The RNA shown here (Bacterial small signal recognition particle RNA) has 99 nucleotides and comes from an Actinomycetota bacterium. RNAcentral holds the sequence, with entries from ENA. The gene name in the source record is ffs. Its Rfam family is "Bacterial small signal recognition particle RNA". Rfam classes the family as a non-coding RNA gene. The family is grouped with related families in Rfam's "SRP clan".

């Protein structure tokens, strides 16, 4: 002093964590302006039927609420977990050559 490699540092990228968002899912959910059945009563008929159809129940669109999980989109102090690059700033090692 070269030269080959490690580590630290600094960057970008995967992958967790974390946070937020949407999906899924539960519940709730329409005085009337959604669906079915539609008691009561009501209208049609001479009758047998029949017709609309409130209330009540079911199911449900918006929406609203809630939990953990999974899936999907985004953030980002984080970890040192991976891979990659950049500098030669630091530490460190192998091998040469010089003093």
């Nucleotide at each position: 002093g070269g030269u080959c490699g490690g580590g630290c540092c600094c960057u970008g990228u995967g992958c967790a964590u974390c946070c937020u968002c949407g999906g899924c899912u539960c519940g709730u959910g329409a005085a009337c302006c959604g669906a079915g059945u539609c008691a009561g009563g009501g209208c049609c008929g001479g009758a047998a039927g029949g017709c609309a159809g409130c209330a009540g129940c079911u199911c449900u669109c918006a929406g609203c609420g809630g939990a953990a999980c999974c899936c999907g989109g985004g953030g980002a102090g984080u970890g040192c977990c991976g891979c990659a690059g950049a500098u030669c700033g630091c530490c460190u090692g192998g091998c040469c050559g010089c003093c």